[in-house]
RNA sequence: GGCCGCAUGGCGAAGUGGUUAACGCGGCGGUCUGCAAAACCGCUAUGCGCCGGUCCGACUCCGGCUGCGGCCU
Numbered sequence: 001g002g003c004c005g006c007a008u009g010g011c012g013a014a015g016u017g018g019u020u021a022a023c024g025c026g027g028c029g030g031u032c033u034g035c036a037a038a039a040c041c042g043c044u045a046u047g048c049g050c051c052g053g054u055c056c057g058a059c060u061c062c063g064g065c066u067g068c069g070g071c072c073u
Stems, first nucleotide, its partner, number of pairs: 001072007010025003018056001026044006049065005
C1' cells in the first nucleotide's frame, strides 16, 4: 500500500429499513431473614464510533473518515 471483518448502556451481547433498541452481568431500592447470602419484585443508563448520502422513514442500505483485529505483498 491492497483486501476482509468488527465498532450497540459501566461490562458482555441480540437486533438488521417502520414500535418503547432485547437479554445477561453489574449498580440502586424493596420483600424475605435475628443479620446476611440466595431467591423474588421494581428501577437503572447521556448506549447504536464520526461526517455525509439514499429513502416518506436509517442502529440497519451506500460513500468517506477514525480506531481495533486479520490476510496478502
Molecule: transfer RNA
Organism: Candidatus Uhrbacteria bacterium